[in-house]
RNA sequence: CGACAUCCCACGGGAGAGUCCGAGUCGUUCGACGACGCGGCGCCGAAGGGGCAAUUCCUCCCCGGAACCUCUCAGGCACCCGGACCGUGGGGACGAG
Numbered sequence: 001c002g003a004c005a006u007c008c009c010a011c012g013g014g015a016g017a018g019u020c021c022g023a024g025u026c027g028u029u030c031g032a033c034g035a036c037g038c039g040g041c042g043c044c045g046a047a048g049g050g051g052c053a054a055u056u057c058c059u060c061c062c063c064g065g066a067a068c069c070u071c072u073c074a075g076g077c078a079c080c081c082g083g084a085c086c087g088u089g090g091g092g093a094c095g096a097g
Base pairs, nucleotide, nucleotide: 001097006092007091008090009089010088011087012086013085018041020040021039022038024036025035026034027033028032042077043076044075048073049071050070051069055067056066057065058064
């Protein structure tokens, strides 16, 4: 000087599943419509969390571990917010060479 890989920050991208039913509150042009939270049932999984029972990977087997796998506790199911992960840039630490 300094790669791989890792942490933080910023920007961009970022899926899925009912704005279903019910009464209530508020607003309105007072026909009803819209918004909000609550209750019910249904559904989704890519914050987080649990689990290796199945699948896959780490490795040929066992053990063990992990996962965008699974379970849906949490979270979410118009918009917004959130969102694993990916890309770009900057910074920190490590340090092959």
Predicted 3D model of a 97-nucleotide RNA (Glycine riboswitch aptamer) from a Nocardioidaceae bacterium. Lineage of the source: Bacteria > Bacillati > Actinomycetes > Propionibacteriales > Nocardioidaceae. Rfam family: Glycine riboswitch aptamer. About the family: This family represents the bacterial glycine riboswitch.